[in-house]
RNA sequence: CGGAGAUUAGCUCAGAGGUAGAGCGCUCGGUUCGGGACCGAGAGGUCCGCGGUUCAAGUCCGCGAUCUCCGA
Numbered sequence: 001c002g003g004a005g006a007u008u009a010g011c012u013c014a015g016a017g018g019u020a021g022a023g024c025g026c027u028c029g030g031u032u033c034g035g036g037a038c039c040g041a042g043a044g045g046u047c048c049g050c051g052g053u054u055c056a057a058g059u060c061c062g063c064g065a066u067c068u069c070c071g072a
Base pairs, nucleotide, nucleotide: 001071002070003069004068005067006066007065010024011023012022013021018055026042027041028040029039030038048064049063050062051061052060
């Protein structure tokens, strides 16, 4: 320098143009003498940034950013 991939909850990851989810973790409650395990409920997100397309964008397009891989 060229190409490809990734970026979504604290962590690991899903997610189809139509108001964003799971597991683990966290909080509260149940259970227990107490804890773990188990059961119930809940909190937690400007979806990497800026533009564009669209009635509507996490999703499509462009330009950036960071990380990973391949090639030179």

Transfer RNA from Candidatus Daviesbacteria bacterium RIFCSPHIGHO2_01_FULL_38_8, 72 nucleotides, folded computationally. Taxonomically the source falls in Candidatus Daviesiibacteriota (Bacteria, Bacteria candidate phyla). The RNAcentral record of the sequence draws on ENA. Its Rfam family is "tRNA". By type it is a transfer RNA.